[in-house]
RNA sequence: AGCUGGCUAAACAGUCGCUGUUUGGGUUUAAACCUAAACAGAGGAAAGUCCGGACUCCAUAGAGCAAAGCGCCAGGUAAUACCUGGACGGCGCGAGCCGAUGGAAAGUGCCACAGAAAAAAAACCGCUAAUCUGUUAGUUUGAUAGUAUCACUCACAACUUUAGCAAGGGUGAAAUGGUGCGGUAAGAGCGCACCGCGUUGCUGGUAACAGCGAUGGCAGGGUAAACCCCGCUUGGAGCAAGGCCAAAUAAAAAUCUGCGCACAAUGGUCACAUUGUGCAACAUGUGGUUCGCAUGAAGAUUUGGGUAGGCUGCUUGAGGUAAGUGGUGACACUUAUCCUAGAUUAAUGACUGUUCGCGACAGAACCCGGCUUAACGGCUGGCU
RNA sequence: CGGGGCGUAGCUCAGCCUGGUAGAGCAUCUGCUUUGGGAGCAGAGGGUCGGAGGUUCGAAUCCUCUCGCCCCGACCA
Numbered sequence: 001a002g003c004u005g006g007c008u009a010a011a012c013a014g015u016c017g018c019u020g021u022u023u024g025g026g027u028u029u030a031a032a033c034c035u036a037a038a039c040a041g042a043g044g045a046a047a048g049u050c051c052g053g054a055c056u057c058c059a060u061a062g063a064g065c066a067a068a069g070c071g072c073c074a075g076g077u078a079a080u081a082c083c084u085g086g087a088c089g090g091c092g093c094g095a096g097c098c099g100a101u102g103g104a105a106a107g108u109g110c111c112a113c114a115g116a117a118a119a120a121a122a123a124c125c126g127c128u129a130a131u132c133u134g135u136u137a138g139u140u141u142g143a144u145a146g147u148a149u150c151a152c153u154c155a156c157a158a159c160u161u162u163a164g165c166a167a168g169g170g171u172g173a174a175a176u177g178g179u180g181c182g183g184u185a186a187g188a189g190c191g192c193a194c195c196g197c198g199u200u201g202c203u204g205g206u207a208a209c210a211g212c213g214a215u216g217g218c219a220g221g222g223u224a225a226a227c228c229c230c231g232c233u234u235g236g237a238g239c240a241a242g243g244c245c246a247a248a249u250a251a252a253a254a255u256c257u258g259c260g261c262a263c264a265a266u267g268g269u270c271a272c273a274u275u276g277u278g279c280a281a282c283a284u285g286u287g288g289u290u291c292g293c294a295u296g297a298a299g300a301u302u303u304g305g306g307u308a309g310g311c312u313g314c315u316u317g318a319g320g321u322a323a324g325u326g327g328u329g330a331c332a333c334u335u336a337u338c339c340u341a342g343a344u345u346a347a348u349g350a351c352u353g354u355u356c357g358c359g360a361c362a363g364a365a366c367c368c369g370g371c372u373u374a375a376c377g378g379c380u381g382g383c384u
Numbered sequence: 385c386g387g388g389g390c391g392u393a394g395c396u397c398a399g400c401c402u403g404g405u406a407g408a409g410c411a412u413c414u415g416c417u418u419u420g421g422g423a424g425c426a427g428a429g430g431g432u433c434g435g436a437g438g439u440u441c442g443a444a445u446c447c448u449c450u451c452g453c454c455c456c457g458a459c460c461a
Base pairs, nucleotide, nucleotide: 001384002383003382004381005380006379007378008377010355011354012353013352014351015350016349018041019040020039021038022037023036024035025034026033043361047372048371050370051369052368053367055238056237057236058235062291063290064289065288067234068233069232070231071230072086073085074084075083076082087101088099089098090097091096102229103228107227108226109223110222111221124169125168126165127164128163129162130161133158134156135155137153138152142150143149144148177195178194179193180192181191182190196218197216198215199214200213201212202211203210204209242312243311244310245309252303253302254301255300256299257298260279261278262277263276264275265274266273267272282296283295284294285293305460306459319338320337321336322335323334324333325332326331356359385457386456387455388454389453390452391451394410395409396408397407404441412428413427414426415425416424434450435449436448437447438446
């Protein structure tokens, strides 16, 4: 100068005030009420409501499909998308930090503009060879003719056409593996070496992976926080769950669907009623759908009415602290010890004095384990 | 506590699903027109797409976290 853990969160004293529990006293049939004392009384995030559960109910419930979540490996945990340790990748001089980290050769999409071309693709500039036109030179090699012309040969800036090329340049985020050498008319995995990629063997490791070989000139790239494929997991609703009590009113009105068929038994004068069996249909059952299962004579929708009361759930737990043992660690086990808020228009406030680190973010509402966000300081361990 | 929706110019709203670099109407300003005003016509300006981060060549749009606003729910028969 940095990186990374842990603890704390103004302190002390006094007076009055607030909530709960326990004990004593008073009133009282008892409860309720009053009073005195003791003990206890908001957080590391109580926050966001992003996850996982415990618990309660549906409920006597199942199997598929769809849907949702996760996604490297191995562990931890009641469980998780959490935590720990490793592997791989990226950043950093380093201690360290970050990572929605399976599959693109199952398939279907998308990659604007620019660019020839972004997949059933391809030549803008350009390179090479030949050719057309043309220029210079050569020459009897040839012809005509006599000092010029034609043909031929060589070379060449430019131009036309044909064939070959994808190396070089340009465009773009990305251009059909990369670098180097050879080869070729010019090039190109065309050949070779190394790297990359595919297939495969051995070694190390529980594994993810790593290392060392063999082989193949090699299916053009990216994108799955695109659809999708693969693997694993998953009933639903939620303390406004649920249970009890009290009070009041109107289950009042309307609509739709259904209450079926057959056989047998019993009761009955009959109409009919009850029970059982079978078939068919309908309704209800805490996400959708199919099958199954259970129950059933009711169910659904709309209008309208009453009550927004009290008690419980409500705090002893996957609990805290200390020591020991095991483990790299998260954690686990053993022993000892402790009880630490339960309000319900919502409890801890006001005043005085002293001190100094001058007080930030901020207040439980069923509970616990995490994640994320806010934030003034103080103390302290390890590492570069 | 649980569920759902919204945030884009001064105002009201499209665009998001299916990613190619931001629009419409009203309002404001300027000019034309009119004796003048209004209306009308033409033009101009005005944007952290609530905030931050990520994926991607590229994000208002896809994903994550966060800030603010709005709506619904309980009991009886």